Predicted 3D model of an 84-nucleotide RNA (transfer RNA) from a Gracilibacteraceae bacterium. The coordinates come from a structure-prediction model, not an experiment, and the mean pLDDT is 81. Its Rfam family is "tRNA". From the family's description: Transfer RNA (tRNA) molecules are approximately 80 nucleotides in length. Gene Ontology term of the family: triplet codon-amino acid adaptor activity. NCBI's taxonomy places the organism under Bacteria, Bacillati, Bacillota, Clostridia, Gracilibacteraceae.
RNA sequence: GCGGUCGUGGCGGAACUGGCAGACGCGCUAGAUUCAGGUUCUAGUGCUCGCAAGGGCGUGGAGGUUCAAGUCCUCUCGACCGCA
Numbered sequence: 001g002c003g004g005u006c007g008u009g010g011c012g013g014a015a016c017u018g019g020c021a022g023a024c025g026c027g028c029u030a031g032a033u034u035c036a037g038g039u040u041c042u043a044g045u046g047c048u049c050g051c052a053a054g055g056g057c058g059u060g061g062a063g064g065u066u067c068a069a070g071u072c073c074u075c076u077c078g079a080c081c082g083c084a
Stems, first nucleotide, its partner, number of pairs: 001083007010026003019067001027045006046057004060076005
C1' cells in the first nucleotide's frame, strides 16, 4: 500500500428483512432478611432541560439516502486478521 472483520450504557453483550436503542447477564445504589456480612428477594440504574407533567440528545467521528438508520451509501479515526 491492497483486501476483510469489527467499534452500541460502568463492563460483557442483544437488537431478525431498515420500524419502541440498550433486551439479557455482571456491576452499582436503595430497601427487606441477618448480631454483622454473604446468599436470597424487591425496586432503581445513559446524558441533559424542567418544581412537575413532560421534552431534547445519545450506537467511534462527519456527511448522505429515507416517513423512519445501530442496520443502507460516502468519507474518516481506531482495533484485529490476511496479502504484498